Overview: Model confidence (mean pLDDT): 82 of 100. This is a predicted structure of a 72-nucleotide RNA (transfer RNA) from Cryptomonas curvata. Rfam family: tRNA. Lineage of the source: Eukaryota > Cryptophyceae > Cryptomonadales > Cryptomonadaceae > Cryptomonas.
RNA sequence: GCCUGUAUAGCUAAGAGGAAUAGCAUUUGUCUCGUAAACAAAAGGUCAUGAGUUCGAUUCUCAUUUCAGGCU
Numbered sequence: 001g002c003c004u005g006u007a008u009a010g011c012u013a014a015g016a017g018g019a020a021u022a023g024c025a026u027u028u029g030u031c032u033c034g035u036a037a038a039c040a041a042a043a044g045g046u047c048a049u050g051a052g053u054u055c056g057a058u059u060c061u062c063a064u065u066u067c068a069g070g071c072u
Stems, first nucleotide, its partner, number of pairs: 001071005007065001010024004018055001026042005048064005
C1' cells in the first nucleotide's frame, strides 16, 4: 500500500428498515440479628464520526477514524 472484518449502556454481547434488549456491574426496596445470596424495581444509550438513499436508518450505500486479521 491492497483486501476483509469490527465499533450498540460502566463491561460482555443481541438486534440487521417502523425507532434498542439481555447478562454482569450500579442504585433503591423486600427478606435477615447483620452481611452475602435470592426476589422486586429504577437509573444508565447523540447505536464511532460525517454525508447519501428512504415517508422513516442502529440497520442499506459511500468516505473518515479505531481495533483485529490476511496479502504483498